[in-house]
Context: one part of a larger RNA
Molecule: small-subunit ribosomal RNA, central domain
Organism: uncultured bacterium
RNA sequence: CUGGGUGUAAAGGGAGUGUAGGCGGCACUAUAAGUCUGAUGUGAAAACCUAAGGCUUAACCAUAGGAUUGCAUUGGAAACUGUAGAGCUGGAGUAUCGGAGAGGCAAGCGGAAUUCCUGGUGUAGUGGUGAAAUACGUAGAUAUCAGGAAGAACAUCGGUGGCGAAGGCGGCUUGCUGGACGAUAACUGACGCUAAGGCUCGAAAGCGUGGGAAGCGAACAGGAUUAGAUACCCUGGUAGUCCACGCUGUAAACGAUGGAUACUAGGUGUAGGAGGUAUCGACCCCUUCUGUGCCGUAGUUAACGCUAUAAGUAUCCCGCCUGGGGAGUACGGCCGCAAGGUUGAAACUC
Numbered sequence: 001c002u003g004g005g006u007g008u009a010a011a012g013g014g015a016g017u018g019u020a021g022g023c024g025g026c027a028c029u030a031u032a033a034g035u036c037u038g039a040u041g042u043g044a045a046a047a048c049c050u051a052a053g054g055c056u057u058a059a060c061c062a063u064a065g066g067a068u069u070g071c072a073u074u075g076g077a078a079a080c081u082g083u084a085g086a087g088c089u090g091g092a093g094u095a096u097c098g099g100a101g102a103g104g105c106a107a108g109c110g111g112a113a114u115u116c117c118u119g120g121u122g123u124a125g126u127g128g129u130g131a132a133a134u135a136c137g138u139a140g141a142u143a144u145c146a147g148g149a150a151g152a153a154c155a156u157c158g159g160u161g162g163c164g165a166a167g168g169c170g171g172c173u174u175g176c177u178g179g180a181c182g183a184u185a186a187c188u189g190a191c192g193c194u195a196a197g198g199c200u201c202g203a204a205a206g207c208g209u210g211g212g213a214a215g216c217g218a219a220c221a222g223g224a225u226u227a228g229a230u231a232c233c234c235u236g237g238u239a240g241u242c243c244a245c246g247c248u249g250u251a252a253a254c255g256a257u258g259g260a261u262a263c264u265a266g267g268u269g270u271a272g273g274a275g276g277u278a279u280c281g282a283c284c285c286c287u288u289c290u291g292u293g294c295c296g297u298a299g300u301u302a303a304c305g306c307u308a309u310a311a312g313u314a315u316c317c318c319g320c321c322u323g324g325g326g327a328g329u330a331c332g333g334c335c336g337c338a339a340g341g342u343u344g345a346a347a348c349u350c
Stems, first nucleotide, its partner, number of pairs: 003322004007304002012318001014201004021194003025088002028085004033081002035077008048066004053061002091191001092188003095184004103177007110154001114150008125136002162169002206247006215241002220236004258317006266295011299306002323350003332343004
């Protein structure tokens, strides 16, 4: 390389968008590039294979045929692929109507709790733990009542409920805005799928500048525990956590399962629609589409398990793997303010 694989053994890119490329629905006509077929020329000799010969045999040598899977020219075939033309509606998209949603961005508002401040009542403890101590408190704490301030997060509803491509999204209201779903079948007429590079998004932590700072809280200090205790427990507490703008670009970024399409028993929950039956009406019941769970047949799997949301049966495209360690390291390139990220070996060793 041909292969064989990729849930858990090595291996699915964190996610999307889209360029090149690869692949692509139904039916017709033409063409003949691919494809198939005939002929001709060429494909040096030696070597190779087969046959029958020559050295006593063999090695060896000589003869004939084959092979040389290729290339060129030319005649034909037209199913498939390509190309060109003219069509179709099932894929895809548009339109109209409808309901659902923590989808996104911005502004405003709300109550509970916490802490702090002021004042009242009130007096000796409070706090904390396995037990204590550090700590706070007669300069009046804890507790309790009233008033005020600040920041952050939104109990109940809340649900293997919903939405989003992923990361993720949860108080209420308003404005702007994206997507999905159902019904109708009016319009376009293959406009599609995937996607190397590219571009965009991307938790937490971290970085830069400027704000903010209630609670929590790396580092740090103290108290305990202990043989020790640079920890677990306790009292404090700085960065940070919050906001604006910019950077970083990584995670067990997980369903450890790439995307698309088609097909392949059922049963039972749940969310959003539509239709029917029934009814005074609402339920109930039946059918159907989309999502989200559980169980399960065939099949599959090394087993565990998966099972229409496949890890089943197939096709197309992309990423990735190829024994363990060395090592996601070194060197170089690119990116970054830095931290570092990305690409990514070898010697050696088992």